[in-house]
The prediction has a mean pLDDT of 76. A computed fold for a 328-nucleotide RNA from uncultured Marvinbryantia sp., annotated as Bacterial RNase P class A. Its Rfam family is "Bacterial RNase P class A". By type it is a ribozyme. The source organism's lineage runs through Bacteria, Bacillota, Clostridia, Lachnospiraceae and Marvinbryantia. The model forms 94% of the base pairs in the Rfam consensus.
RNA sequence: GUAAAUGAUCGCGGCUGGCUGUCCGAAAGGUGUCAGACGAGGAAAGUCCGGGCUUCACAGGGCAGGAUGCCGGAUAACGUCCGGUGGAGGCGACUCCAAGGAUAGUGCAACAGAAAUGAACCGCCUUCUUGGAAGGUAAGGGUGGAAGGGCAGUGUAAGAGACUACCGCCCGGCUGGUAACAGCCGGGGCAUAUGUAAACCCCAUUCGAAGCAAGACCGAAAAAAAGCAUAUGGCGGCCCGUCAGCUUUAGGUAGGUCGCUUGAGCCUGGCGGCAACGCCAGGUCUGGAUAGAUGAUCAUUCAAGACAUAACCCGGCUUAUCGCUCUG
Numbered sequence: 001g002u003a004a005a006u007g008a009u010c011g012c013g014g015c016u017g018g019c020u021g022u023c024c025g026a027a028a029g030g031u032g033u034c035a036g037a038c039g040a041g042g043a044a045a046g047u048c049c050g051g052g053c054u055u056c057a058c059a060g061g062g063c064a065g066g067a068u069g070c071c072g073g074a075u076a077a078c079g080u081c082c083g084g085u086g087g088a089g090g091c092g093a094c095u096c097c098a099a100g101g102a103u104a105g106u107g108c109a110a111c112a113g114a115a116a117u118g119a120a121c122c123g124c125c126u127u128c129u130u131g132g133a134a135g136g137u138a139a140g141g142g143u144g145g146a147a148g149g150g151c152a153g154u155g156u157a158a159g160a161g162a163c164u165a166c167c168g169c170c171c172g173g174c175u176g177g178u179a180a181c182a183g184c185c186g187g188g189g190c191a192u193a194u195g196u197a198a199a200c201c202c203c204a205u206u207c208g209a210a211g212c213a214a215g216a217c218c219g220a221a222a223a224a225a226a227g228c229a230u231a232u233g234g235c236g237g238c239c240c241g242u243c244a245g246c247u248u249u250a251g252g253u254a255g256g257u258c259g260c261u262u263g264a265g266c267c268u269g270g271c272g273g274c275a276a277c278g279c280c281a282g283g284u285c286u287g288g289a290u291a292g293a294u295g296a297u298c299a300u301u302c303a304a305g306a307c308a309u310a311a312c313c314c315g316g317c318u319u320a321u322c323g324c325u326c327u328g
Stems, first nucleotide, its partner, number of pairs: 001324002004301007012039002015036005021031001023030002041307001045318002048316005053211004065207005070084005085099001086097004100202002105200002107196003121141002123137006149167002152164003168190001169188008215258004224249005232244004265284008302305001
């Protein structure tokens, strides 16, 4: 990357076109039936990110909370992708990285070790005294994943960035680069003194909430309001009142319609770009259910068939995957 192939029969789904009964409907149409061409995936999955769409909210600012975290680009957007920088691994082709801050503060770090953060156990040096004690000392040893920048020299009683060169670190400048950054020059002895921020936290950027059971429209019913004339009915007659009825409004349950599939679509070619991707031309229409369709059987073939089944739609990520094929 691909996701068994071909044919036949019987089914199912929506679509298109016919036909259709003493059927339903005022009609449109439905129902039934026939024919035709179509009818799941690379992940339809997990629902982890991002967007479209819908309803609600929203002057502006802040707090809280979440996410992201080198630079540039791509994009509707992204935590994705592409190209770089830096770092890690590999002889190498190449692969990997959540890569701001540990010089704001707090927390944590088993065991070992004298000591785990402002170090004296051994050793070294000096002094007193001679069992030993006091002081100095981080060069050497020992413990540890980690011991207070490394290394060489000067220096010293012994030592030490105490001092010097080189390397490292920090600060500043110049040059190249859109930038990350790289190279060079200068300055600072560096108490900035170990690690950890997918620990709290700090800094910067960014985020309104809920989701198609969103939501919009129609609408039997129940509850509600108004009216009923010279003029509806019951409560014996009349008035009031009340109960019911009818009409209208309103309402929104059952149910129905829309949302719903033409879309940041797919295929081919050309052009631009290192690439992600973009632009142009031509072609193409390819599920839309609502208890929920895409299946079953048979025949032939061989590589012997895995993971798995749409439910508003896209872009990603992650995970699952028989066999075969391609590349390194």